[in-house]
Context: one part of a larger RNA
């Protein structure tokens, strides 16, 4: 390398957008570059492979053939690919109209709680545990009532319910503003899929400037526990947890299942839409469409299980694997302000 794989056994990039490239839809002409079929030249000998011939055999030598699957040059077809030409309109795409959302961003605004702070009632405990302490409290604390401050989240509703490419997104309002679905019709006329770099987005920690600072809470103190107790319990308690602006680029970034496309038996739910039947009462049923979800045929797998949202049947394209250990580690590039991140051996072992 063919060839074999990637739900859990080693393996799908964290997601998208998109350049190159690779791959494309119907129809007719044309063309002859790959295709295909004939001639012609070469395609040294030796060798190897066949049928002979000489060493008593073999090896070994010899002699005839065939074979050199190539390449050149030529005639000639025209299905398929490919070029150009011209049309189509079933992919893609626009234009109307509808709808449903926690899809983003940006101001502003509300009630409930925690904490403090202020005043009034009140008195001796409160808090915490398994059970105790440390803690706070007669300088009046818990507890109650009333005001005030602030900061952070958003009970119910809430749903194997929604939207979004992924991270992710949930009180309410208004403004800005992505995308989706669906409906009848007109349009464009393959404009398309996939994507090596390359761009852009990316949870939580981390970092860097300025704010903020209720609760909670790495570190830390203390108090328990124990043989010890750098801990699980407990009392505190500081970065952080919010905001802006700027950087990190990683996660079980999981469906551990890369994107697009067609096909392949059914049964239940449940979210948008559309439609046709019932309908004053009335929910509903039926048919079609786009999600999300539970079972089930075939098929598929090692098995467990997938099963129209495929792990089934085909195809386009990218990524990635290739014994454990050593190591996602060393150099060395790159990029960061570090932290680190990526790209990634190898010697030695089993």
């Nucleotide at each position: 390398c063919u060839g074999g794989g990637c739900g859990u056994a080693a393996a799908g990039g964290g997601u998208g957008c998109g350049u190159a490239g690779g791959u494309g839809g119907u129809u007719u002409g044309u063309u002859a570059a790959g295709u295909u079929a004939g001639a012609a030249g070469u395609g040294a000998a030796a060798g190897c492979c066949c049928a002979g011939g000489g060493c008593u055999u073999a090896a070994c030598c010899u002699u005839g053939g065939a074979a050199c699957u190539g390449c050149u040059u030529u005639u000639a077809a025209a299905a398929c690919u490919g070029g150009c030409a011209a049309a189509c309109u079933a992919g893609a795409g626009u234009a109307u109209g509808a709808u449903a959302g926690a899809g983003g961003g940006u101001a502003g605004u509300g009630g409930a709680a925690u904490u403090u702070c202020c005043u009034g009632u009140g008195u001796a405990g409160c808090g915490g545990u398994g059970a105790g302490a440390u803690g706070c409290g007669u300088a009046g604390a818990u507890a109650u009532a009333g005001g005030a401050a602030g900061g952070a989240a958003c009970a119910u509703c809430a749903g194997u319910g929604g939207c979004g490419a992924a991270g992710g997104c949930g009180g309410c309002u208004a403004c800005c503003u992505g995308g989706a679905u669906u409906a009848a019709u007109a349009c464009u006329g393959a404009c398309a899929c996939u994507g090596a770099g390359g761009c852009a987005c990316g949870a939580a920690a981390g970092c860097a400037u300025g704010g903020g600072g209720a609760g909670c809470a790495a570190a830390c103190a203390g108090g328990a526990u124990u043989a010890g107790a750098u801990a699980c319990c407990c009392u505190g308690g500081u970065a952080g947890u919010c905001c802006a602006u700027g950087c990190c680029g990683u996660a079980a970034a999981c469906g551990a299942u890369g994107u697009c496309u067609a096909u392949u038996a059914g049964c239940u739910g449940u979210u948008g839409g559309g439609u046709c039947c019932a309908a004053u009462u009335g929910a509903g049923g039926g048919c079609u469409u786009a999600g999300u979800a539970g079972c089930a045929u075939a098929g598929c797998u090692a098995a467990c299980g997938c099963a129209a949202u495929a792990a089934a049947u085909a195809g386009a394209c990218c990524g990635c694997c290739u014994g454990g250990g050593g190591a996602g580690u060393a150099c060395g590039g790159u990029c960061g302000c570090a932290a680190g991140a990526u790209u990634a051996a190898a010697a030695c072992u089993c």